[in-house]
Molecule: Bacterial RNase P class B
Organism: Alkalibacterium subtropicum
């Protein structure tokens, strides 16, 4: 330095919340039990649950707008991106975030180089080639023409245009942008000067230097530009979800009120259920019976075991606290003994001191972050 475990216990008094029992019964009283973490944090990712929307199949019923189960639609939606392999949770499987290994590219640091180290890497795509004509214009070597000229004529050259059209590779390379300055900011583009060179001329070609600018053609940059491609995905919200619902009959859903909790199965009643009936079905409404997980107590065993009317937080302007005493794990200060050159270590005595990060809020799992001290 990294990883893992622990990161307090007991009792009393007072206070708060919940459950149970017994009284009292209007609120209430007594007793028993119980009451926040390894991360409760972050919200990076996922599973379940509740509701809404969308699509499909089915159920009951005269009749679906009801209910149950699932996830279609491929786009004016959302996400994703170097390659290969593996690990990766919530019962299994699969997989997400994430992690590991090997390799490629890019960037940063050290070095003369070889090379070494590092990465919170928004690391899929801005590619390469070739190329007219119609038409307009310039020149006149050569040819025609003339006494000689003038004049006519392109097979030469310039524009059109490095454009239209086209080819290759690729899953995908289309349209844009780089102000001002500068001829020109990516378009086989491009100004000035000098030198050289082709040609009869018109008109071209090459090299060097210069100017503007952050950058001047460097296999430029930009997709965190619009967009294109690959792969994938029902979508959204979150217990303040959800249910009931006053003041006027209805409607609406405000004030207000309710409701879950270790997991789960079956049965009964009750409530609701397209105006009335009734069904499918629903219930975090009441009760009964059972199975399982974790912790604890009792009996017994080397161990496995048997048993117990034992327990498992449930709030919502949000309880889980305060004080005192004792114990323990550590720490600090001082003294003594032993070991040691010394630092320091071990033991012991006295005094002080629970001491880091930090609070459940739908439930759960992985990941990440914070953390005094001891082992």
């Nucleotide at each position: 330095c990294a990883u893992c475990a622990c990161g307090g216990a007991u009792g009393a008094u007072c206070g708060c919340g919940c459950a149970g029992u017994u009284c009292c019964u209007u609120u209430g009283a007594a007793c028993u039990g119980u009451g926040a973490g390894g991360a409760a944090a972050g919200u990076c990712c996922a599973u379940g649950c509740u509701c809404a929307c969308a699509c499909a199949a089915g159920c009951u019923g005269c009749g679906a707008u009801g209910c149950u189960u699932g996830u279609a639609g491929u786009g004016u939606u959302c996400g994703u991106g170097c390659g290969c392999a593996g690990c990766g949770a919530a019962a299994c499987a699969a997989u997400a975030a994430g992690c590991u290994g090997c390799g490629g590219c890019u960037c940063c640091c050290a070095g003369g180089a070889a090379u070494g180290g590092g990465a919170u890497g928004a690391c899929g795509g801005c590619a390469g080639g070739a190329a007219a004509a119609a038409g307009a214009g310039c020149u006149a070597c050569g040819g025609g023409g003339u006494a000689a000229a003038a004049c006519c004529u392109a097979u030469g050259c310039u524009c059109g245009a490095g454009u239209a059209c086209c080819c290759u590779u690729g899953a995908a390379a289309g349209u844009g942008c780089c102000a001002c300055a500068g001829u020109g900011a990516c378009g086989a583009a491009g100004c000035a000067g000098a030198c050289g060179u082709g040609g009869a001329a018109a008109c071209g070609c090459g090299u060097c230097u210069g100017g503007u600018g952050g950058a001047a053609c460097g296999c430029g940059g930009u997709a965190a530009a619009c967009c294109c491609c690959u792969c994938g995905a029902g979508u959204g919200a979150g217990c303040a979800a959800c249910c009931c619902a006053a003041a006027c009959u209805u409607u609406g859903g405000u004030c207000g009120g309710g409701g879950c909790a270790c997991u789960u199965u079956u049965c009964u009643c009750c409530u609701g259920g397209a105006a009335a009936u009734g069904a499918a079905c629903a219930g975090a409404g009441a009760g009964a019976a059972g199975a399982g997980g974790c912790a604890g107590g009792g009996c017994g065993u080397u161990a496995u075991g048997c048993u117990c009317g034992u327990g498992c937080a449930g709030a919502c302007a949000g309880a889980u606290g305060a004080u005192c005493a004792u114990c323990u794990c550590g720490g600090a200060u001082a003294g003594g003994a032993c070991g040691u050159u010394a630092c320091c270590g071990u033991c012991u005595u006295a005094u002080c001191u629970a001491g880091a990060c930090a609070g459940a809020a739908c439930a759960u799992g992985g990941c990440u972050u914070a953390c005094a001290g001891u082992g």